[in-house]
Formats: sequence, structure tokens, C1' cells
RNA sequence: UGACCGACAAGGCAAACCCGUCGAGAGGCGGGGACGCAAAGCCAAGGGUCUAAAGCCCGAUUGACGGGCCAUGAUCGCCAGGCUACCGAA
Repeated sequence: UGACCGACAAGGCAAACCCGUCGAGAGGCGGGGACGCAAAGCCAAGGGUCUAAAGCCCGAUUGACGGGCCAUGAUCGCCAGGCUACCGAA
């Protein structure tokens, strides 16, 4: 110095929920708030999960309603993977 690992120290992030806002929705963003997190930093290319606007099919019907299928949408605080990173004990 690097890897593994997670003591020390300095800190960091921010679940649920509430308010506002964007969105068809899942969900995102901002503020409050802390369940937790050693990568709960970034990446949606692998898998999983969620949503179903548009599209397609069926039923109803002279439609505007209902049901089903389906990401091109979402989730990195689901798993795994890649990249980067503070401290430096056993």
C1' cells in the first nucleotide's frame, strides 16, 4: 500500500408515517421524521417483485363499462453483479 474484516474516531444516509408536488399507477421529488444501514453511495445490463397508461383479446354495448394478457414504466432499503469510497484495531 492492497484485499478481507468491522474495533476506534469523525461523520454520513434516512424506513414507516405526515404535508406539498409530479404521475394512469407502481412510484419519484421537496420538507418534516427515524425503522434501520459499513456502502441504505452510483449503475435497471442478469434474476425477482410491483404497476398496467398505450396496445391486444373477450364480454357488454351503438361504445366510453368490466375482465384478462403484457413493460417500453418502477424498485439498487429484494437478490446477485459491476464501479467508487471514510477510519485502520484484532

Source information: The RNA shown here (c-di-GMP-I riboswitch aptamer) has 90 nucleotides and comes from Desulfovibrio sp. Rfam family: c-di-GMP-I riboswitch aptamer. Rfam links the family to the GO term cyclic-di-GMP binding.